A computed fold for an 89-nucleotide RNA from an uncultured Rhodospirillaceae bacterium, annotated as c-di-GMP-I-GGC riboswitch aptamer. It was read from a public genome assembly, where an Rfam model found it.
This record gives sequence, structure tokens and C1' cells, in this order.
RNA sequence: CCUCGAAAAGGCAAACCGCCGGAAACGGCGGGACGCAAAGCCUCCGGCCUGAAGUCCCCAUAGAGGAACAGGUAGCGGGGCCACCGAAG
Repeated sequence: CCUCGAAAAGGCAAACCGCCGGAAACGGCGGGACGCAAAGCCUCCGGCCUGAAGUCCCCAUAGAGGAACAGGUAGCGGGGCCACCGAAG
């Protein structure tokens, strides 16, 4: 240094609850721990979720549906960047 995840120290924090933000998905903070060796950071690719307002298709100038587009999820996977400890190889 690479692989890897033994040990110890330390770290993060699902569901749920409270407050706040958002139209929503969801997010922030506090409580709380299901789990996590990158559950640290980034939407580049795929997946999944949302759709108030605006655009397009469908349609009956409707509703429902669809598309583009926008947003979300990094604790869905891939990819990129960075990183603590050090048993073993």
C1' cells in the first nucleotide's frame, strides 16, 4: 500500500413520537434504536416514489389516465470522490 473486517476505541441511526419546512414524495432538528465497516459525501446510470403550479397527448374546453419535465430516495443497486482503527493474508 492492497485485500479484509478479528479486537478495541469511537461513529452513524430504521420504524415510531414531537416541532418545523414542503402540494407531495420527502427533508431538517430533538427524542428513539431496526440495523450499518463507508448507513461519510455526490443523482452520472438504472430502479423505485411524488406531481401543487405550468407544458404536451388523450378527451367532451371535464374527470381519470399517459408523456415530457421537475422533485425525492446515497439506509435500492451500480459508478465517482474521500476516510478512522489494524487481527489476519